[in-house]
Molecule: SAM riboswitch aptamer (S box leader)
Organism: Salinibacillus kushneri
Parts: sequence; C1' cells; structure tokens
RNA sequence: CUCUUAUAAAGAGAAGGUGGAGGGACUGGCCCGAUGAAACCCGGCAACCGGUACAUGAUUGUACACGGUGCUAAAUCCUUCAACGUUAGUUGGGAGAUAAGAG
Repeated sequence: CUCUUAUAAAGAGAAGGUGGAGGGACUGGCCCGAUGAAACCCGGCAACCGGUACAUGAUUGUACACGGUGCUAAAUCCUUCAACGUUAGUUGGGAGAUAAGAG
C1' cells in the first nucleotide's frame, strides 16, 4: 500500500504542563481557536487483539484494565453518489477512521 471482516448518536481535562497559530481527511457548508490551534508529556475514556480470573461439554459469556493499539468539541460535526419524497426528511452506497486477519 491492497484485500477481507467488524465497529461508530455512549464515554473521556469547562482549572494539568510544554508549546505557540492553526485545526475539524477530501468537496461544499458549518464550526473550534490568543478566554490559547497543531504537536509532545501527564491524566482520563473505551474494551478491538493478547493476557489473567470465573462460568461453560464445546462454542461462548462475564469481570479486570496487566501488555499491544485506539480515542479524549460538535452523530465519522453535517454533506459529496443513488433511490424515494412537495418539503422536512428517510434508506442504501461511496469515501475516510480504528481494530483484527491476509497478501
């Protein structure tokens, strides 16, 4: 990088530190930001994989949060394509993200 499968309206700093002007993938919006963006550290959340314990004939389930990731404004912030609908909107898809596996 490609493919497969699964997941996403919950949760996590309103007053931690460093840092200094950008950030929310892309398009169009709409937002966040000197009352401090990105990034790093610390803290926190969750429970995908591994681990441990318990239950189970097996599959599996529950718990913990020890290891590997991830996440920590707004529904994946909304949207981009298609169908339906007078509209509001609904459904599906695409794209992106994360995890696990394969190449």